[in-house]
């Protein structure tokens, strides 16, 4: 005692998919109900490879195990929020030297 790293915050940029029917002649753009879709909050699920595997040697179920890959629980589907991840600042912690 640093670029990087890991968290947190601010501040930019950031997709897709029905302003769908009903609810409603509604307080409501709401809960809720029918179908039709989306993937980039958040979840689940898998490849390689390690174990598993000792004694001379082999080998099963098995366990860890990655995503933007799947799935589509949950969310989403005018705007608005929200939004993986990027960028740049700060602060905090740990470590190189």
């Nucleotide at each position: 005692a640093a670029a990087a790293c890991u968290a947190u915050u601010g501040u930019g940029g950031g997709a897709g998919a029905g302003c769908a029917c009903g609810g409603a002649u509604u307080u409501a753009c709401a809960a809720c109900g029918u179908c039709a879709c989306c993937g980039a909050a958040g979840g689940g699920g898998c490849a390689a490879a390690u174990c598993g595997a000792g004694a001379g040697u082999a080998a099963a179920a098995g366990a860890u195990g990655a995503a933007u890959c799947u799935c589509u629980c949950a969310g989403g589907u005018a705007c608005a929020a929200g939004g993986a991840c990027c960028a740049c600042a700060a602060u905090a912690g740990a470590u190189a030297c």
A computed fold for a 97-nucleotide RNA from Neobacillus mesonae, annotated as Glycine riboswitch aptamer. It matches the Rfam family "Glycine riboswitch aptamer". Rfam links the family to the GO term glycine biosynthetic process. About the family: This family represents the bacterial glycine riboswitch. The source organism's lineage runs through Bacteria, Bacillota, Bacilli, Caryophanales and Neobacillus. The coordinates come from a structure-prediction model, not an experiment, and the mean pLDDT is 82.